[in-house]
């Protein structure tokens, strides 16, 4: 460095807007059941933008115990959250094993 297996912690929060699923309601169209078609209500789910709360172990970033070749540099799981995250996935400091 690579492979495989482990790994937390925070709102499925909250408006809009758009798409699709399925439910019910007018109404039209079909000779009738059914179907289909607008429109309205509701529910879920995906996107996208915006408010507010938070997380802290990708990355970054400051300080600093200590280190060391001591003119200087290397330094955390501490800080801070610019990023990144807050159902699941997916990622993930680190561990553990195999090359």
């Nucleotide at each position: 460095c690579u492979g495989c297996g482990g790994a937390a912690g925070a709102g499925a929060c909250u408006g809009g807007c758009u798409c699709g699923u399925u439910u019910c309601g007018c109404u039209c169209g079909c000779a009738c059941c059914u179907c289909g078609a607008u429109c309205g209500a509701g529910a879920c789910a995906g996107g996208c933008c915006g408010g507010c709360g938070c997380c802290g172990a990708a990355g970054g970033a400051g300080c600093a115990a200590c280190c060391g070749c001591c003119c200087c540099g290397g330094a955390a799981c501490c800080u801070c959250u610019c990023a990144g995250g807050c159902a699941g996935a997916a990622g993930g400091a680190c561990c553990g094993c195999a090359g």
This is a predicted structure of a 99-nucleotide RNA (Glycine riboswitch aptamer) from a soil metagenome. Its mean pLDDT, the model's own confidence on a scale to 100, is 76.